[in-house]
The prediction has a mean pLDDT of 89. Predicted 3D model of an 85-nucleotide RNA (c-di-GMP-I riboswitch aptamer) from Aquibacillus koreensis. Of the family's consensus pairs, 95% are formed in the model. Rfam family: c-di-GMP-I riboswitch aptamer. From the family's description: GEMM was predicted in a large-scale screen for bacterial structured RNA regulatory elements. Genes associated with GEMM are involved in a diverse array of functions, including chemotaxis regulation, signal transduction, secretion and chitin. The sequence was found by an Rfam model in a public genome assembly.
């Protein structure tokens, strides 16, 4: 540099719930607090997904629609830690 992650070492992150700011909402932040995770590190680029404030439509109930949100949905990308070939 490649491949690969059988054992093993060091560290690492934290799901659900709980309380608490935040957002319209889906989400998200911090504390607790461990399902799991070899990238559960980084980035919304492509496909899912969820939301619908705002916009259009409509007499309305409401339907659509992302600049919103999700990388611990799945592909691709940038980076890195160990030990093996």
């Nucleotide at each position: 540099a490649u491949a690969a992650g059988a054992a093993a070492a060091a560290a690492g992150c934290a799901a659900a719930c709980u309380u608490u700011c935040u957002g319209a909402a889906a989400g998200g932040g911090a504390a607790g607090g461990a399902c799991g995770c070899a990238a559960a590190g980084c980035a919304a680029a492509g496909g899912g997904u969820c939301u619908a404030a705002g916009g259009u439509u409509g007499g309305a109930u409401a339907a659509c629609u992302a600049g919103g949100a999700u990388c611990g949905c799945c592909u691709g990308g940038c980076u890195g830690c160990c030990a093996u070939a």